[in-house]
RNA sequence: AAGAUGAGCUCGGGAGAUACCCGCAGCCUGACUGCGGGAACCGAAGGGGCAAGGGGCAGCUCUAAACUCUCAGGUAAAUGAACCGGGCGCGGACG
Numbered sequence: 001a002a003g004a005u006g007a008g009c010u011c012g013g014g015a016g017a018u019a020c021c022c023g024c025a026g027c028c029u030g031a032c033u034g035c036g037g038g039a040a041c042c043g044a045a046g047g048g049g050c051a052a053g054g055g056g057c058a059g060c061u062c063u064a065a066a067c068u069c070u071c072a073g074g075u076a077a078a079u080g081a082a083c084c085g086g087g088c089g090c091g092g093a094c095g
Stems, first nucleotide, its partner, number of pairs: 006090001008088006018039001020038007027030001040075003046071001047069003053063004
């Protein structure tokens, strides 16, 4: 100080993929809810993996994502959601 990186709260936007099957329980009796199991699928919470390029540079090693895995999560709507934008204060770097 008309306040950088950052992190917090809040508002708006925000994709993909079975409203699948079986069993049990409940009542609101139905595209119902909860729990357990099974098959298929998705990639944008979280988590794991890598190196074209770049850094240390001799060996070797470090380093990313919306790439990749699908452990977790998710597969009508709603909620949530990486990421993007607005607002509010916090904080105090360069100068």
A computed fold for a 95-nucleotide RNA, annotated as Glycine riboswitch aptamer. Of the family's consensus pairs, 90% are formed in the model. It was read from a public genome assembly, where an Rfam model found it. Model confidence (mean pLDDT): 75 of 100.